[in-house]
RNA sequence: CUGGAGAGCGGCGCGCCGCGCGGAUGCCUGGCGCGCCCACCGAAGGGGCAACACGGGCGCGGCCCGUGGAAACUCUCAGGUCACAGGACAG
Numbered sequence: 001c002u003g004g005a006g007a008g009c010g011g012c013g014c015g016c017c018g019c020g021c022g023g024a025u026g027c028c029u030g031g032c033g034c035g036c037c038c039a040c041c042g043a044a045g046g047g048g049c050a051a052c053a054c055g056g057g058c059g060c061g062g063c064c065c066g067u068g069g070a071a072a073c074u075c076u077c078a079g080g081u082c083a084c085a086g087g088a089c090a091g
Stems, first nucleotide, its partner, number of pairs: 001091003008038001010037009020027002039081003045077001046075003052068007
């Protein structure tokens, strides 16, 4: 540099911008941001565990405790659920 999956364009509230109406409060409508709620995803990051290794204990052809210990498994803290962006991993 290139490719690169999954899951609601969810609901409510507030703010900002734009269009239309309007004397004003405001109404309608589109977009963005933030907060909360529910539902979901796993491939930023992060957490957890097997075999095994070491140490200790015991009733010792085994068992128990502790430490270390992998992932695309698992958890969903974080992050994500139109697009953009991000993106493990591969080239």